Large-subunit ribosomal RNA, half A, 1668 nucleotides, folded computationally. RNAcentral holds the full RNA, with entries from SILVA.
Context: one part of a larger RNA
RNA sequence: GGCUUAUGGUGGAUGCCUUGGCACUGACAGGCGAUGAAGGACGUGCGAACCUGCGAAAAGCUACGGGGAGUCGGUUAGAGACGCUAAUCCGUAGGUGUCCGAAUGGGGGAACCCAGAAUAUGGAAACAUAUUUUAUUUAAUUCUGAAUUCAUAGGGGUUAAAAGCGAAACGUUGCGAAGUGAAACAUCUCAGUAGCAACAGGAAAAGAAAACGAAAGUGAUUCCGUGUGUAGUGGCGAGCGAAAGCGGAACAGGCCAAACCAGGAGCAAUCCUGGGGUUGUAGGACUACAAUGUGGACUUUGAGUUGAUAGGAGAAGUAGUUGGGAAGCUACACGAUACAGGGUGAUAGUCCCGUAACCGAAAUCAAAUCAAUACCUAGUAGGAUCCUGAGUACGUCGGAAAAUGUUAUUUUGACGGAACCUGCCCAAACCAUUGGGUAAGCCUAAAUACUAGUCAGUGACCGAUAGUGAACAAGUACCGUGAGGGAAAGGUGAAAAGAACCCAGGGAUGGGAGUGAAAUAGAUUCUGAAACCAUAUGCCUACAACGUGUCAGAGCACAUUAAUGUGUGAUGGCGUGCGUUUUGAAGUAUGAGCCGGCGAGUUAUGAUGGCAAGCAAGUUAACCUUUAGAAGGGGAGCUAUAGCGAAAGCGAGUUUGAAAUACAGCGAAAUAUAUGUUUGUCAUUAUAGACCCGAAACGGGUUGAGCUAGUUAUGGGCAGGUUGAAAGUAGAGUAACAUCUACCGGAGGACCGAACCGACUUUCGUUGAAACGACAGCGGAUGACCUGUGACUAGGGGUGAAAUUCCAAUCGAAACCCGUGAUAGCUGGUUCUCGUCGAAAUAGUUUUAAGACUAGCGUAAGAUCACGAUAGAUCGGAGGUAGAGCUACUGAAUGUAUGAUGGCGGCGCCUUGCUGUACUGAUUACAAUUAAACUCCGAAUGCCGAUUUAUCUAUUCUUGCAGUCAGACAGUGGGGGAUAAGCUUCAUUGUCACGAGGGGAAGAGCCCAGAUCAUUAAAUAAGGUCCCCAAAAUAUGCUAAGUGGAAAAGGAUGUUGAAAUACUUAAACAGCAAGGAUGUUGGCUUAGAAGCAGCCACCGUUUAAAGAGUGCGUAACAGCUCACUUGUCGAGUGUUUCUGCGCCGAAGAUGUAACGGGGCUAAGCAUAUUACCGAAUUUAUGGAUGAUACGCAAGUAUCGUGGUAGACGAGCGUUGUAUUCUGGGAUGAAGCCAAACCGUGAGGAUUGGUGGACUGAAUACAAGUGAGAAUGCCGGUGUAAGUAACGCUUGAGAGUGAGAAUCUCUCAAACCGAUUGACUAAGGUUUCCUGGACGAGGGUCGUCCUUCCAGGGUUAGUCUGGACCUAAGGUGAGGCUGAAAAGCGUAAUCGAUGGACAACAGGUUAAUAUUCCUGUACCGACAAUGCAACUGAUGGAGUGACGGAGAAGGUUAAUGGUUCCCUAUUAUCGGAUUUAGGGUUAAAUAACAAGACUUUGUGGUUGGCAAAUCCGCCACAUUUAAGGUCAAGUUAUGAAUACGAGCGAACGUUUCGGCAAGUAGCGAAGAAUCAUAUAUCACGCUUCCAAGAAAAACUUCUAGGGUUAAUUGCAUAGUUGCCAGUACCGAGAACGAACACACGUAGUCAAGGAGAAUAUCCUAAGGUUAGC
Repeated sequence: GGCUUAUGGUGGAUGCCUUGGCACUGACAGGCGAUGAAGGACGUGCGAACCUGCGAAAAGCUACGGGGAGUCGGUUAGAGACGCUAAUCCGUAGGUGUCCGAAUGGGGGAACCCAGAAUAUGGAAACAUAUUUUAUUUAAUUCUGAAUUCAUAGGGGUUAAAAGCGAAACGUUGCGAAGUGAAACAUCUCAGUAGCAACAGGAAAAGAAAACGAAAGUGAUUCCGUGUGUAGUGGCGAGCGAAAGCGGAACAGGCCAAACCAGGAGCAAUCCUGGGGUUGUAGGACUACAAUGUGGACUUUGAGUUGAUAGGAGAAGUAGUUGGGAAGCUACACGAUACAGGGUGAUAGUCCCGUAACCGAAAUCAAAUCAAUACCUAGUAGGAUCCUGAGUACGUCGGAAAAUGUUAUUUUGACGGAACCUGCCCAAACCAUUGGGUAAGCCUAAAUACUAGUCAGUGACCGAUAGUGAACAAGUACCGUGAGGGAAAGGUGAAAAGAACCCAGGGAUGGGAGUGAAAUAGAUUCUGAAACCAUAUGCCUACAACGUGUCAGAGCACAUUAAUGUGUGAUGGCGUGCGUUUUGAAGUAUGAGCCGGCGAGUUAUGAUGGCAAGCAAGUUAACCUUUAGAAGGGGAGCUAUAGCGAAAGCGAGUUUGAAAUACAGCGAAAUAUAUGUUUGUCAUUAUAGACCCGAAACGGGUUGAGCUAGUUAUGGGCAGGUUGAAAGUAGAGUAACAUCUACCGGAGGACCGAACCGACUUUCGUUGAAACGACAGCGGAUGACCUGUGACUAGGGGUGAAAUUCCAAUCGAAACCCGUGAUAGCUGGUUCUCGUCGAAAUAGUUUUAAGACUAGCGUAAGAUCACGAUAGAUCGGAGGUAGAGCUACUGAAUGUAUGAUGGCGGCGCCUUGCUGUACUGAUUACAAUUAAACUCCGAAUGCCGAUUUAUCUAUUCUUGCAGUCAGACAGUGGGGGAUAAGCUUCAUUGUCACGAGGGGAAGAGCCCAGAUCAUUAAAUAAGGUCCCCAAAAUAUGCUAAGUGGAAAAGGAUGUUGAAAUACUUAAACAGCAAGGAUGUUGGCUUAGAAGCAGCCACCGUUUAAAGAGUGCGUAACAGCUCACUUGUCGAGUGUUUCUGCGCCGAAGAUGUAACGGGGCUAAGCAUAUUACCGAAUUUAUGGAUGAUACGCAAGUAUCGUGGUAGACGAGCGUUGUAUUCUGGGAUGAAGCCAAACCGUGAGGAUUGGUGGACUGAAUACAAGUGAGAAUGCCGGUGUAAGUAACGCUUGAGAGUGAGAAUCUCUCAAACCGAUUGACUAAGGUUUCCUGGACGAGGGUCGUCCUUCCAGGGUUAGUCUGGACCUAAGGUGAGGCUGAAAAGCGUAAUCGAUGGACAACAGGUUAAUAUUCCUGUACCGACAAUGCAACUGAUGGAGUGACGGAGAAGGUUAAUGGUUCCCUAUUAUCGGAUUUAGGGUUAAAUAACAAGACUUUGUGGUUGGCAAAUCCGCCACAUUUAAGGUCAAGUUAUGAAUACGAGCGAACGUUUCGGCAAGUAGCGAAGAAUCAUAUAUCACGCUUCCAAGAAAAACUUCUAGGGUUAAUUGCAUAGUUGCCAGUACCGAGAACGAACACACGUAGUCAAGGAGAAUAUCCUAAGGUUAGC
């Protein structure tokens, strides 16, 4: 380390439970609101975070009724109270009811701010408090009242109404999509759906025929069934789809206008009121006659009844027994108009609450009934006259609605435009006839739709991953700017009896003790599975190579559901997971880390078929009835009973036709175990999301400009240095300009360079410190610059110095919700078992090729019962392939002969010509060839048919249901290709696919062979028999190459066999011995050439033989040799061809590596013989099962039983329901754990343990019914891994403490210092201070904290904001516009980032201070006193009031220098001296002041909406010296007040070190001068062009008011002064970035040295040392 077992941990499955949900039924209710709603904010308790209740009268107050003993909500404990003098509690009616919200006095950023009026109270008054009241619109009414006489507009008042909310429902109306379907798409569909908007009611809408229908009739509307998927409509595609009629539910009809009459008003036209009248068989008016009662949908009142909102009363049991507990069991009783249900320590009719039947209301409400009452309500005849709904009917054009997509009907935008009862409309073009009706006015219950809510109940609904998202402080926590999105989380026990006490520990906890039936029920506590993590145990394991098992199996250990025992497993044989997708997967194709739970063919309505059942014609639908269900009623309708035809129609026939008795089509017939029909169920299918998950998209409505883009209003920022434009001045110069020089000047999308803004480069970072950054460089930096605050622009859009850029980490069209379960011919997944059969990867068509339809092939049922299949033989056929052939055609094609025609050469030429030719090459002949698209010919095989023999069991038809349309290789015959491919494409056969087993080393497709199960039996196939590895020998040859155990052309005297041929005893071949001569050095050539450089010739002689020479050789000769000859030897020798087996040719990459290995000379090759091994084949024995046959049955026999897609059959299990078992169960249910039992399997028992209350079997029924895979969902838990990382460097000592690198203190060191210091806006919202704590948070630690607990802390007339003003912009009375919603906008009103506006210094707290305190000031209001005076707009005028840049000057702050003063200190006898520190002081008031600006008066005046003495304008006069206005600052007072270096206690406490405390207290000097700002004078001056807010405050003028101190000013001493903010951070931890994040975030202050400088370096004050 592995397996087993045991004991635990972790975890939260399973079982059981249910407070919560879900779906329905019956009844009720169907609204609430200006008498202030819905919904909230904030409060409210003895103490109180959340929920509930309530509202300052605050878990409540009053009255009435109920009720009767306890009570103060969930919520305990404590404290304190109340109650029989009737509490708490329940009901009814009242009271109270803060603030917001329609919100309504005005405003506003909801829960806040600010008012006016009246009354009351307090006060001298200002003022404060309380109560009431004050919005708008519309209607009515009333009072007023312009231009403009009457009047009207307008204004004021009074009364009434409206508004807003909801239930995501139902209704009516306006506007109105898209995904989708049509396999594309445009008409069409989806769909008048979704959505938006308006409005209403408990229902709404519709509604009493100008209707329908068809020659018959019905008689308003609505709804249900049927008619009917019919008639129709429709790119006549997809689809869409009535009506009448019939059966039911419910039923109900009325009123005006007009004619006419009367009255009133008016000059009149005419209008108003009352009567009258209301319809189609026309009616009414009119004229004549007649009648007073019936009914109704109805007002008010009353009566009793019933019901609702509290309630009352309500029968009957005990004992024993087990047990912690009885309701269980046993025994004997009782009740029942009550045995529904729940509770009680297990299962209760008789214990409790209830239940059946019965009873009950002071008060409020509802319903129907009755009575009275208000209101409404009828006839007959006549037929002269009058009336009977007008921009209407109707027409044309263009739309819409109806089933209907250019037609009748209805409706309407535009245009035209009737009739008048002798009229008019309709009847699906239109006309006629006939029929029906009477438009252009109104009302109308019920039957119908829906359910947020109340009460009562039900469930073959769920039971905590289920059921609502929510059983729990859930629309909560949390996420998002927002619209919006949106969780997890139940269980101790009967009872807290919730563990006193002891021990250990800093604690958390643990061990004892105790409680309890049980504590492994101990507090996230029932049961407590698995993954995962431990501990112990038996066996095994360190030479081994492993899909981890399986078969065999020794050893060791143990002892049982008694059985062939269990655990382990040395060793051996065999053996490449699972699902998916594929021709083919161990695949290095894809999916899963593991475990647990959840997770996919359902439901409704039709259709077709099978099966079952009922009936004989079958059957009902809606509906009625009913105790829940059932039963019963209901025959409308549907199907069948007859067909044919386009139809009229005819009919066992009919149609076609002029006609036919013909022909033909479609039907009828015979069989009655048939056929029909209804219901149930199963299979498939259609319509619906339709087996589940999955897009990118399209459309609708909303939410966003807190990021970013642009715009807009108002504010802010830019160290320092450089350059030196124009203009000007002076001089020179010119006739005058021009021009030149100097000075002055200070321009610029100028230059250098910080802040600031940006982002060119490298590096780092890349699971970052950071979802865009850091370090170092870099670009712009007075401008088209940067930036704060407030606003505007919105998705079919905005914005854009333009990049498809940006619009909240999202952009070729944002986000959110909805249509929506869009669609997906595409991918993935799809859950228990056994059995029977068993494919296809082909054809045709296809915007078709990954899809589909039909056929082919499969399956089930029924029918058919040789009409089937195979093989052999015989016979008869069709045919044009292989082959063959071509003088048999059509083509191709070689050689030879012939040699036409033509060319060329020669000869000849006047012409015809002659001749040659290695050119051309016709024809013919001969020879030899050739073809998929040649055939004079022509098989084999295959195919068709017949007969016969043998064997087998099909075949065909009908109906239901499929799957398949990617195929692969091998052999053969072809095409393409290169007679390449593991290539491609046909045909044919086989195998794989869907096929295991044996062989081929190993291998889908090759060879053998088709697995029903069992057996340690036998015989074989392919292939094998030396060992691995089961089995072998013999005989004859061959091979020598490890050939066997890779390969070609080519090469070779390798070797076997065969044949031919030559030589050979007349002596071959080879060897050895000898000869190999002569004319002659042949001739020529040559320097030479003599056999042998070369050329020519190649003869003769001698010989056994010898070339005018085969080679070597020489300068040339010579020399050697060969041919040739003889001798010796003595038997074969040479050549060629065929053939078996070998050899060479032969080079690759990690390693032999080209027999499977060892190895082999056979264990190689060939031939032959015999034996053996060898498979899931065959056989044997036994069992299972299917079909067939036989049999009454039991059973027997025969043949079968591989299997993917797929068809069919039979079962197992899960949850619930009904019935039965007088089922089981505390003497222990379910669940869980374990085990060696049973079954072919899914599965089922039994026993033991755990557990502590339910549950089983049989039969039938109903399903949310079975998981291993979906990059599945949720939870838990591994591995990686104790690995990466811990987000910028200090040490030492002491202290505290259980514990210190980290906390505190001290010392040393280091860092920032235009910031890491100080202040402040936004934002945060208690983080601030003190005490305590250390479980979690803090990237380590922790005694510490920005953490946790408790307590404390923010003080204003003057600061900021409001009670003041206005900008951009917002809202917006009236008003204008628009389908609606809404849009715009005047008056007005809001709105700071701006204008206006009164306080300073010091001290003080643990924490606040311009706020408290001390001192000294100022502003507003009030009344009093004194003095003085007319006052004065909501109107006029002025002022307020404004840009950039530049330069110079004044002044001061701060700082520094110098001198001086004080203190301490050093040193000293003392002094001089050294060193260090200090020398500070406001607002206000008064005076002065650098400087800047500036004339004044009189008269007139059409202007300033009226007026004006004001302003403006005009005229005249006047003035440079003052005056006036503004102004930093200085001086004095404020004030020797405060501060101040320094000196420096005590009380108290103590661990005796200290702390208190550098606290209280005391307290010196407190001067001068120089240098210098970006501060200030002040946008003051100069200059430039781009020409630079508004209003109020303030000043002034009158209109008006006022004639007495009402009012105003000044002075004095008094009184008075509201609301909000105020803590703290303001960032390398309090803000925005998920974090204690190297990022981002506006403004103010600005020390010293060096320096131009805010650069940079070093420092001060102050801060910090970075959370391993």